The part of an RNA shown here (small-subunit ribosomal RNA, central domain) has 350 nucleotides and comes from a metagenome.
[in-house]
Context: one part of a larger RNA
RNA sequence: UUGGGCGUAAAGGGCGCGUAGGCGGGUGCAUAAGUCAGAUGUGAAAUCUCGGGGCUCAACCCCGAAAGUGCAUUUGAAACUGUGUAUCUUGAGUAUGGUAGAGGAAAGCGGAAUUCCUGGUGUAGAGGUGAAAUUCGUAGAUAUCAGGAGGAACACCAAUGGCGAAGGCAGCUUUCUGGCCCAAUACUGACGCUGAGGCGCGAAGGCGUGGGUAGCAAACAGGAUUAGAUACCCUGGUAGUCCACGCAGUAAACGUUGAUCACUAGGUGUAGUGGGUAUUGACUCCCGCUGCGCCGGAGCUAACGUAUUAAGUGAUCCGCCUGGGGAGUACGGUCGCAAGAUUAAAACUC
Numbered sequence: 001u002u003g004g005g006c007g008u009a010a011a012g013g014g015c016g017c018g019u020a021g022g023c024g025g026g027u028g029c030a031u032a033a034g035u036c037a038g039a040u041g042u043g044a045a046a047u048c049u050c051g052g053g054g055c056u057c058a059a060c061c062c063c064g065a066a067a068g069u070g071c072a073u074u075u076g077a078a079a080c081u082g083u084g085u086a087u088c089u090u091g092a093g094u095a096u097g098g099u100a101g102a103g104g105a106a107a108g109c110g111g112a113a114u115u116c117c118u119g120g121u122g123u124a125g126a127g128g129u130g131a132a133a134u135u136c137g138u139a140g141a142u143a144u145c146a147g148g149a150g151g152a153a154c155a156c157c158a159a160u161g162g163c164g165a166a167g168g169c170a171g172c173u174u175u176c177u178g179g180c181c182c183a184a185u186a187c188u189g190a191c192g193c194u195g196a197g198g199c200g201c202g203a204a205g206g207c208g209u210g211g212g213u214a215g216c217a218a219a220c221a222g223g224a225u226u227a228g229a230u231a232c233c234c235u236g237g238u239a240g241u242c243c244a245c246g247c248a249g250u251a252a253a254c255g256u257u258g259a260u261c262a263c264u265a266g267g268u269g270u271a272g273u274g275g276g277u278a279u280u281g282a283c284u285c286c287c288g289c290u291g292c293g294c295c296g297g298a299g300c301u302a303a304c305g306u307a308u309u310a311a312g313u314g315a316u317c318c319g320c321c322u323g324g325g326g327a328g329u330a331c332g333g334u335c336g337c338a339a340g341a342u343u344a345a346a347a348c349u350c
Base pairs, nucleotide, nucleotide: 004321005320006319007304008303012318014201015200016199017198021194022193023192025088026087027086028085029084030083031082033081034080035077036076037075038074039073040072041071042070049065050064051063052062053061054060091191092188093187094186095185096183097182098181103177104176105175106174107173108172109171110154115149116148117147118146119145120144121143125136126135162169163168206247207246208245209244210243211242215241216240220236221235222234223233258317259316260315261314262313263312266295267294268293269292270291271290272289273288274287275286276285299306300305323350324349325348332343333342334341335340
């Protein structure tokens, strides 16, 4: 490299938007670049193959033919691909009317609880543990009542629920704003899919500047435990956790399963929505579309399992893998304030 692969063995990019590129719906006409057929020229000789011949045979040599899958020119074919043109509506999109939703951003408001402060009542303990101690408390703690301050998170509802591309999103109200879905029509007329680079988003932790700090809590201190205990348990406690603006760009960023399209038995639950039957009405029942689950057949799979949400059957495009260790390391490049991230080997060894 070919071939083979990527749920769990090595392997799907964390996610999106999108450039180049690759691929691309139906019909008519034209064209002839690809494609196919013919002709001509060329494709040196030797070699190879075939038919003869010469050295006593053979190797070897000589003669002739074929071949030379290619290239150029030219004459045709027109199914497919391409190109041009005209047209179509199924793909894609737009308009109209609705529904649901923790989708996003900003502002405001609320109650419960913890902590602290002030005051009242009240007195000797409280706290903590397996048991203790460190700790707090006669300068009045713990408990309890009233008032106040401040920060963070939003019990119940709550779900096998919903929304989002992913990360993720949950008190209430308002403003701004993205997307999906459903119904019936109308319109545009292939406008599509994927997507190397690129650009953007991206949990937690971390970094910078300025705020904030109730609770929790790396580091740290003390008390225990223990042979030791740089831990598990306890008492404290600073970064951090919160806000604003920047940086960082990684996760078991997982469904360990890339995106899009088509096709291939069923059963059942749930969410949104539309229709139908019955009914005074509701519940219920039936059917359709869309999303999220569970069970299960064929098929697939090494097995486990998966199974219309495929890991089945096909198509297009991208990413990635190639024995274990060395190593996601060194060196170099790029990015970063740094931490580091990204790209990414080899020797050697089994």
The coordinates come from a structure-prediction model, not an experiment, and the mean pLDDT is 88.